Overview
The part of an RNA shown here (small-subunit ribosomal RNA, 3' major domain) has 491 nucleotides and comes from Rhodomonas marina. The organism belongs to Rhodomonas, within Eukaryota. It matches the Rfam family "Eukaryotic small subunit ribosomal RNA". Gene Ontology terms of the family: structural constituent of ribosome and ribosome. The literature on the family includes a 2002 paper in BMC Bioinformatics by Cannone et al., "The comparative RNA web (CRW) site: an online database of comparative sequence and structure information for ribosomal, intron, and other RNAs". A source record names the gene rrnS. The coordinates come from a structure-prediction model, not an experiment, and the mean pLDDT is 80.
Context: one part of a larger RNA
RNA sequence: UGACGGAAGGGCACCACCAGGCGUGGAGCCUGCGGCUUAAUUUGACUCAACACGGGAAACUUACCAGGUCCGGACAUAGGAAGGAUUGACAGAUUGAGAGCUCUUUCUUGAUUCUAUGGGUGGUGGUGCAUGGCCGUUCUUAGUUGGUGGAGUGAUUUGUCUGGUUAAUUCCGUUAACGAACGAGACCUUAACCUGCUAAAUAGCCGUCUUGGCGGCAGCGCUGAGAGUAGGCUUCUUAGAGGGACGAUCCGCGGCUAGCGGAUGGAAGGAUGAGGCAAUAACAGGUCUGUGAUGCCCUUAGAUGUUCUGGGCCGCACGCGCGCUACAAUGAUGCAACCAACGAGUGCUGCUCCUUGACCGAAAGGUCUGGGGAAUCUUCGAAGCUGCAUCGUGCUAGGGAUAGAUGAUUGCAAUUAUUCAUCCUGAACGAGGAAUGCCUUGUAAGCGUGAGUCAUUAACUCGCGCUGAAUACGUCCCUGCCCUUUGUACA
Numbered sequence: 001u002g003a004c005g006g007a008a009g010g011g012c013a014c015c016a017c018c019a020g021g022c023g024u025g026g027a028g029c030c031u032g033c034g035g036c037u038u039a040a041u042u043u044g045a046c047u048c049a050a051c052a053c054g055g056g057a058a059a060c061u062u063a064c065c066a067g068g069u070c071c072g073g074a075c076a077u078a079g080g081a082a083g084g085a086u087u088g089a090c091a092g093a094u095u096g097a098g099a100g101c102u103c104u105u106u107c108u109u110g111a112u113u114c115u116a117u118g119g120g121u122g123g124u125g126g127u128g129c130a131u132g133g134c135c136g137u138u139c140u141u142a143g144u145u146g147g148u149g150g151a152g153u154g155a156u157u158u159g160u161c162u163g164g165u166u167a168a169u170u171c172c173g174u175u176a177a178c179g180a181a182c183g184a185g186a187c188c189u190u191a192a193c194c195u196g197c198u199a200a201a202u203a204g205c206c207g208u209c210u211u212g213g214c215g216g217c218a219g220c221g222c223u224g225a226g227a228g229u230a231g232g233c234u235u236c237u238u239a240g241a242g243g244g245a246c247g248a249u250c251c252g253c254g255g256c257u258a259g260c261g262g263a264u265g266g267a268a269g270g271a272u273g274a275g276g277c278a279a280u281a282a283c284a285g286g287u288c289u290g291u292g293a294u295g296c297c298c299u300u301a302g303a304u305g306u307u308c309u310g311g312g313c314c315g316c317a318c319g320c321g322c323g324c325u326a327c328a329a330u331g332a333u334g335c336a337a338c339c340a341a342c343g344a345g346u347g348c349u350g351c352u353c354c355u356u357g358a359c360c361g362a363a364a365g366g367u368c369u370g371g372g373g374a375a376u377c378u379u380c381g382a383a384g385c386u387g388c389a390u391c392g393u394g395c396u397a398g399g400g401a402u403a404g405a406u407g408a409u410u411g412c413a414a415u416u417a418u419u420c421a422u423c424c425u426g427a428a429c430g431a432g433g434a435a436u437g438c439c440u441u442g443u444a445a446g447c448g449u450g451a452g453u454c455a456u457u458a459a460c461u462c463g464c465g466c467u468g469a470a471u472a473c474g475u476c477c478c479u480g481c482c483c484u485u486u487g488u489a490c491a
Stems, first nucleotide, its partner, number of pairs: 001491002003488003007485007016475002020439005027325003031321004035316002043054002064311005070305001075118005085112001088107002091104003122299002125297003131293001133287003136283003143182003147178002149158003161173001163172002187276005193243002197240004203234004207229001208227008246269001248264006327432001331391006344378002353372003357368004398429001404423005445467008
């Protein structure tokens, strides 16, 4: 100097607690992991920091298993070789196979090859404990470093601090330190405001024209429908340039410092909300299965290369984790009414993407027509919610697992049922023990929706909006983290 302490003192955190909310743990199902089984059930990862993670696997993927082809064995040397190195093949046998794979039989080809050695190449083979890069974590906290000066023989220390304050080593101040650097902050993105600027037939509004309804109404007012339809405009929409908040003003608290509390104004006063970026030092954290990144080792023609067929990754006495659906009446079902936001859409140029409308069909779906490489078309009417009915507390019209039959769709292929639809079947589950997770406001929770993956397929993930709480606004008791002091026979 660290590390540790069942040492002390401060400070901090809903990956801690308190006050609460929703849960998980119990059930069924989905999915990941272990185990068991298996030809194979490929494999990585195992406290936070493995386990809806890589990674929604029918073929491919695919690494595993049972089998079958092929060489995509460069190049060099030597041999063989035009009197032919070698290549390909109908039929039959053989084979999962219309693989001349092999065999029978012969034809064909023409220096591309063949044999041997060296040497390459390939490898989802090994090693992440040989590595790069990337990621994760320590670690979302405030921490880290050198110059000059001071102290010490020196390692080292001071700076980097008693105190107050802050989200913050943030500031105020104290001061043997002074002046600096990285991190924090600033910065960047996004959401909020602008009746001010710039505009818009890919956004609208007011009007114009045509045509309805209502009101007593000459010409007006209210409310609809249609037409790119004279004209005007930019509030709404879009998006550029800018502005705007700086805790501004006031009152308290505070050395009347830094700042804190309350109020006013304001679109906004919790760093305005949410993200991004993110220091120093590390870990023998993960990845050789992202890479034509890569050392070494292994293998390399009966291949661990590659491709084809089939199977497996889905297997089920069991244990654990993330979730979905529920256990109903604040509900289920039916009818009606009525509202979003973020998206996406026809490629590799070699194959049909988003799909309106009309018709057929119980539905799933099908047929015919169109629009759209998109603010132009799909495009809107999302669900919960709301209104009115039925049900009446009964495992019930709650729940929808498990099975059977049938019809479609995707695909070469659906059996071990891809998915969807119809009818039928109608299991557990009556609110979940010990434990334990997440969370402070447009948040939790409830609700749907878009995208990713995608030929087909979400109970996943990442976004988006709609409805919208209860309880703190604190503490260090538990769990951890940081700092100071202290002890140490530890390094």